[in-house]
RNA sequence: AAGAGUUUGAUCCUGGCUCAGGACGAACGUUGGCGGCGUGCUUAACACAUGCAAGUCGAAUGAAUAGUGGUAGGUGGUUAGUGGUUAGUCUUUGGGGUUUUUGCGUGGAUAAUCUGCCUGUAAGACAGGGAUAACGCCGGGAAACCGGUGCUAAUACCCGAUAACCUCUUUGGAUCGCAUGAUAUGAAGAGAAAAGGUGGCCUCUUUACAAUGCUACCACUUACAGAUGAAUCCGCGUCCCAUUAGCCAGUUGGUGGGGUAAUGGCCUACCAAAGCGACGAUGGGUAGCCGGCCUGAGAGGGUGACCGGCCACACUGGAACUGAGAUACGGUCCAGACUCCUACGGGAGGCAGCAGUGGGGAAUCUUCCGCAAUGGGCGAAAGCCUGACGGAGCAACGCCGCGUGAGCGAAGAAGGUUUUCGGAUUGUAAAGCUCUGUGAUAUUGGACGAAUGUUCUUCCUAUAAAUAAUGGGGAGAAGUGACGGUACAAUAAGAGGAAGCCACGGCUAACUACGUGCCAGCAGCCGCGGUAAUACGUAGGUGGCAAACGUUGUCCGGAAUUACUGGGCGUAAAGGGCGAGUAGGCGGUAAUCUAAGUCUAUCUUAAAAACCGUGGCUUAACCUCGGGGCUGCAUCUGAAACUGUUUUUCUUGAGUGUCGGAGAGGAAAGUGGAAUUCCCAGUGUAGCGGUGAAAUGCGUAGAUAUUGGGAGGAACACCAGUGGCGAAGGCGACUGUCUGGACGAUGUCUGACGCUGAGGCGCGAAAGCCAGGGUAGUGAACGGGAUUAGAUACCCCGGUAAUCCUGGCCGUAAACGAUGGGUACUAGGUGUUGGGGGUAUCGACCCCUCCAGUGCCGGAGUUAACGCAAUAAGUACCCCGCCUGGGGAGUACGGCCGCAAGGUUGAAACUCAAAGGAAUUGACGGGGGCCCGCACAAGCGGUGGAGUAUGUGGUUUAAUUCGACGCAACGCGAAGAACCUUACCAGGGCUUGACAUUGCGUGAAAGACCUAGAGAUAGGUCCCUCCCUUCGGGGACACAAAAACAGGUGGUGCAUGGCUGUCGUCAGCUCGUGUCGUGAGAUGUUGGGUUAAGUCCCGCAACGAGCGCAACCCUUAUUUUUUGUUGCCAGCACGUAAUGGUGGGCACUCAAGAGAGACUGCCGUCGACAAGACGGAGGAAGGUGGGGAUGACGUCAAGUCAUCAUGCCCCUUAUGUCCUGGGCUACACACGUACUACAAUGGGCGUAAACAGAGGGAUGCGAGACCGCGAGGUGGAGCCAAUCCCAUAAAUACGCUCUCAGUUCGGAUCGGAGGCUGCAACUCGCCUCCGUGAAGUCGGAAUCGCUAGUAAUCGCAGAUCAGCAUGCCGCGGUGAAUACGUUCCCGGGCCUUG
Repeated sequence: AAGAGUUUGAUCCUGGCUCAGGACGAACGUUGGCGGCGUGCUUAACACAUGCAAGUCGAAUGAAUAGUGGUAGGUGGUUAGUGGUUAGUCUUUGGGGUUUUUGCGUGGAUAAUCUGCCUGUAAGACAGGGAUAACGCCGGGAAACCGGUGCUAAUACCCGAUAACCUCUUUGGAUCGCAUGAUAUGAAGAGAAAAGGUGGCCUCUUUACAAUGCUACCACUUACAGAUGAAUCCGCGUCCCAUUAGCCAGUUGGUGGGGUAAUGGCCUACCAAAGCGACGAUGGGUAGCCGGCCUGAGAGGGUGACCGGCCACACUGGAACUGAGAUACGGUCCAGACUCCUACGGGAGGCAGCAGUGGGGAAUCUUCCGCAAUGGGCGAAAGCCUGACGGAGCAACGCCGCGUGAGCGAAGAAGGUUUUCGGAUUGUAAAGCUCUGUGAUAUUGGACGAAUGUUCUUCCUAUAAAUAAUGGGGAGAAGUGACGGUACAAUAAGAGGAAGCCACGGCUAACUACGUGCCAGCAGCCGCGGUAAUACGUAGGUGGCAAACGUUGUCCGGAAUUACUGGGCGUAAAGGGCGAGUAGGCGGUAAUCUAAGUCUAUCUUAAAAACCGUGGCUUAACCUCGGGGCUGCAUCUGAAACUGUUUUUCUUGAGUGUCGGAGAGGAAAGUGGAAUUCCCAGUGUAGCGGUGAAAUGCGUAGAUAUUGGGAGGAACACCAGUGGCGAAGGCGACUGUCUGGACGAUGUCUGACGCUGAGGCGCGAAAGCCAGGGUAGUGAACGGGAUUAGAUACCCCGGUAAUCCUGGCCGUAAACGAUGGGUACUAGGUGUUGGGGGUAUCGACCCCUCCAGUGCCGGAGUUAACGCAAUAAGUACCCCGCCUGGGGAGUACGGCCGCAAGGUUGAAACUCAAAGGAAUUGACGGGGGCCCGCACAAGCGGUGGAGUAUGUGGUUUAAUUCGACGCAACGCGAAGAACCUUACCAGGGCUUGACAUUGCGUGAAAGACCUAGAGAUAGGUCCCUCCCUUCGGGGACACAAAAACAGGUGGUGCAUGGCUGUCGUCAGCUCGUGUCGUGAGAUGUUGGGUUAAGUCCCGCAACGAGCGCAACCCUUAUUUUUUGUUGCCAGCACGUAAUGGUGGGCACUCAAGAGAGACUGCCGUCGACAAGACGGAGGAAGGUGGGGAUGACGUCAAGUCAUCAUGCCCCUUAUGUCCUGGGCUACACACGUACUACAAUGGGCGUAAACAGAGGGAUGCGAGACCGCGAGGUGGAGCCAAUCCCAUAAAUACGCUCUCAGUUCGGAUCGGAGGCUGCAACUCGCCUCCGUGAAGUCGGAAUCGCUAGUAAUCGCAGAUCAGCAUGCCGCGGUGAAUACGUUCCCGGGCCUUG
């Protein structure tokens, strides 16, 4: 020392991408009150206008002189002061920027060196000389500048003397060291110095208003020493690329010489042939290095702005001079580029100094003030100079601080936003009241920085003869400030002039409304936006930070995502194909020595920074002081356990000897049999062969088949085994020869001889290549035949290379155990191969045990899981190889190898947010197992062909309203469109409305009739004045005006509720607790049986429970009992032409109440002693008896906004509403569903001879009777229904006829005449009668229903309804066939698998 989002339906893991943090010399956007302290060209070392940045000294010196003062009558001279100039002296500090590695950092060395100014010590400064500038005169030139001539001086220059010390040569001994050597010293010889100036004085010397003297100070010379600075050398460290592997001729070394302050190939002549390099030379790229700075828990990573140290550079390149020091930013010379001046002959320049300009760029300041302070140069000093520096200016560029007000204040104001209309929120926020006075403004005062410095006075002291002078010290006085009238302080008045930016889907604190409608846009990642967007834009609100806030860029972090700390490689990326072995790395036992590693001590690690503590600015930032530390290097006192070195020892690692057996280990040689093919001959005749089926092919020139003989090549059946051998690739008939390795036993010999192994070397399947052989079979390519939509394939007939041998290449494979090698340790069980020991036996087996291999299972442990598990993927150590998101890509370029094919090494641009591993759940599979269903099969009847009906599509139309579209839309919504319905179209009207609520006013309204009109509507006439009352009024209804509002079959079923369909009446769907698993999840619910069923039984880490199943409900089949009217009539009686018509009765039928009955209850067999199955008995019914209602968790964004309800959107003299007429009924066509048929199991006619059930009936059903051929009409009995009516059921039965025809089948279509309903049958109803008499002769591909009272067939009733059914929903009548069975088609359930 913190994590989060993102791969999936979900999970764990691997792995990348992204975010939250900090920082910045920053830039950009919006905004902007003040102050302090910092910082400010990162790009063009691009070019520069202008000004300034290095001068000083008259106390070294010559000369000249403006001004002032003094003196003088004036002139001249002399002297002094001030200013300027020349020479000379000293001066290279500081500042700037970032290209170069002889650099930098750190530590050493110089016995291989130099050092101006400064300090100390010692000694000295004698005597001379010749010039030259300035200046004067002359000349040249545009200028810069130059030349000639003449004069003069020095602390400028030169010669000589002196020489302790110094240098050189020769030489003696001494001491020391680290190799060369060093130190001190003796002797001889040679060589080398100097300059004066200023002040004061007369003590000394000379002699006299003084200096050639003395003294003080400054300057000078020689030398030694110190300090400072510099130079050189050495060790270690110091970026990337090996797709840069070899580099180097002064190169490496030596000798002589030269050169330097000094070592040295630094240079030169000669000699030798070395030197560097996988511990990365050489080459290429990039870059100043460091203290530090940023980040980080640290280790690290990044960086080198400001400040500080070092280095290099100064327009570009080169060179030296001067000097103590330069190879010199504001010096010189040469060359070059550029700019400028020019009289064209020539000249001048160098901002990477401070400001500033242009340019470049996303981007970086004033042509400021001052030397007052600090520091520097010169000077004796005053002082002069100083763009160093001190300050100010500009810039929110950064850090820090302050302010923009504080308290009270609910009518919770107004306004805004929102709303479920109640409210909520903005919000104590505002207003209002009471205060404060930072900052800003005004006025006044006003610094510290400045006295250890300077000048003057004075005192003490040192030198000195000295009260002089100079130096040191003390006291006093005077003057000195750029900043700056600044900081600061005081006073005044007044809340007054001072808040924004970003965000609000998750990560990530913060939510609503409107607009928009995959558009506009957003976005760091995931992602948002297609009409209800918390993700876009705006508004309100909220959150965060705040004079700032966001964005972009870069770095570190998070990232253990390069892993030293601290990762991995069976399947995620990753073990080299294998071996022997070089360098290297690592290494058994016991002692000894050493001290390299290790530990300790000491020095160093500049300052600043950072940390801790203190102090100063009101605080802080900032600054000051003190302390510790700075993980490193070096030196070296000490320690000796471990590692290393030296020497010695041991035998267990390793090797070796002897004995023994096993083996497809390897090489070359020889031998064998079976089979295929071919050749020859015989027998023999028409086919053979091949396939799913065929064809190509072979065969009458005799195949196939069969017999005999022969040739040739390749491979070795059985044995044969998760058996053996080998390093891997790999090795399989037999025999002998040569040869490698492993194993067992023994324990002889050696004595750590070992392990691993970069590079290099060797081996290395198959295919392929080269050369020469060989070729039976097989067989890429190729040819042909099939298959197919095609078939460059799979299948078939042929067939070349190849396969085989010899020699040589290639060097790769899923070269796999996808698992590198070695050593040691860590429970077991069971096979097998080879060898040994023990026991036992006469012997063999058996049994126990050891070693070496080779398999399986399994515990701990491990793993993301799967799994591995002594043959580890466990626990450890050693060595090698390899990995770092997916794609691009094992590609390109380059190198190496190869005859080629190609191999090896091996990127980037660009692109994505994933790619991936293991496991889980479901779904899916022309995967597997089990099971079910009219699913198939077995049957019966249909549809698809015809006509019609009806629905749909399409088309048409003013409109043909809308919805429904596989099953699960299409005789569906619609249980019934002539008007109405009606939603559509055309036209005509109305606008608070056809309908609802509220308040106000009036009092009628309604009805009947007439007129106009298509009607709505308008006008008029007649009639008439509601109910209750407490008399105040209230209620109902109508009208008028005005508002709120009504209204919408307008949109969205993908915003919804409700309802419904479907899988499916399929047997499933879940939960609690427990257990297992890191987890998703699993278990239960799986398994063995059984069932219609997750139905039941048994077993089981499960035990229980819920929704489903079943049962409970209705109906039907049997029966008992109760009650008998409107039902029934057996017996009794009456009566009729006849009839339960009547009395009577309730036995029967029946009705409707209550019960019974069926439960595998009983028996047998089977089963597991279970559940249950099969058979039987009894029973009306037998194993859920038949039928219905009942539909689990869920799926299909299934259907419905047009049943209803409803959010949002839309219309409001219209998308509302009223009316008339039309349309929904159209019609080249296509489809679905039905009806009727095609006929004889039939049609027609007749006879009446039958037999139902369930319904309906008051605006109704409507009998008998009469009329009509009939539909129907007249009429009205009865019935509010077990009473009356609808209402004759039909198929059926019995006769007659038709005789296989487009018919006596079939009835469409059309003509005519009628009936009914209704305001009204034209578009557009139904029915009747007469006539007409279409298609159709059983239906292609395909397809549907049904398992018993079912299919098929026959009629009846009802709902809707004025009328209208071939539809729908019910009812009964007649009444079959078939099911071997589960292979296949379809659907479903359970288990399992990919």

Small-subunit ribosomal RNA from an uncultured bacterium, 1394 nucleotides, folded computationally. It matches the Rfam family "Bacterial small subunit ribosomal RNA".